[in-house]
A computed fold for a 91-nucleotide RNA from Vannielia litorea, annotated as Glycine riboswitch aptamer. Taxonomically the source falls in Vannielia (Bacteria, Alphaproteobacteria, Rhodobacterales, Paracoccaceae). Model confidence (mean pLDDT): 79 of 100. RNAcentral holds the sequence, with entries from Rfam and Ribocentre. It matches the Rfam family "Glycine riboswitch aptamer". Gene Ontology term of the family: glycine biosynthetic process.
């Protein structure tokens, strides 16, 4: 000098599911508090193979669970693309 993975910041007519359910309070606010039902893509926790190889312990996801969030629009939103930057295997 290039430059993987990884990580940040911003961008984007990109991105799904589910209650405009009851029922109380109240300064009438998309407030609050209580119940039923429902969802899975924020985060969170759960393990098969598989490694140590005795107990037991490590360990993945868009799987599981629904603790935490969410259930008209909006907004968020994993995950995807771009642009900047940061790391920096490796050539």
């Nucleotide at each position: 000098u290039g430059g993987a993975c990884c990580c940040g910041u911003c961008c984007g007519a990109g991105g799904a599911g589910a209650a405009u359910c009851c029922g109380g309070c109240c300064c009438c606010g998309c407030g609050c508090c209580g119940g039923u039902g429902c969802c899975g893509a924020a985060g969170g926790a759960g393990c098969a193979a598989c490694c140590g190889c005795c107990c037991c312990g490590g360990u993945a996801a868009a799987c599981u669970c629904u603790c935490a969030g969410g259930c008209c629009c909006a907004a968020g939103g994993a995950c995807c693309g771009g642009a900047c930057g940061g790391c920096g295997a490796c050539a």